RNA sequence: UGUUUAAAAGGCAAACCCAUCGAAAGGUGGGGACGCAAAGUCACAGAUCUAAGGUAUUCUUUACUACGAUGGCUGGGCUGCCAAGA
Numbered sequence: 001u002g003u004u005u006a007a008a009a010g011g012c013a014a015a016c017c018c019a020u021c022g023a024a025a026g027g028u029g030g031g032g033a034c035g036c037a038a039a040g041u042c043a044c045a046g047a048u049c050u051a052a053g054g055u056a057u058u059c060u061u062u063a064c065u066a067c068g069a070u071g072g073c074u075g076g077g078c079u080g081c082c083a084a085g086a
Stems, first nucleotide, its partner, number of pairs: 003086001011036002016031006034072001040078003044075003047070003053065004
């Protein structure tokens, strides 16, 4: 210095409920804990979700579409607490 793991100090917060923003996916705040060694941060790549708007249409329907969303989907970039033992 790096990896893994034990201990200590802590940290974050799923589902759900309330309020609120949004067309929706989903976000924000409060409550609440399923879990997380990066469940800190970044939409670059993939993947997934939504379809306001747009396009097409068998027409008031159906399909496609991201400039929207998800970092607690995966990879990757950057940053970070403690440290017995290996």

Predicted 3D model of an 86-nucleotide RNA (c-di-GMP-I-GGC riboswitch aptamer). Of the family's consensus pairs, 86% are formed in the model. It was read from a public genome assembly, where an Rfam model found it. The prediction has a mean pLDDT of 84.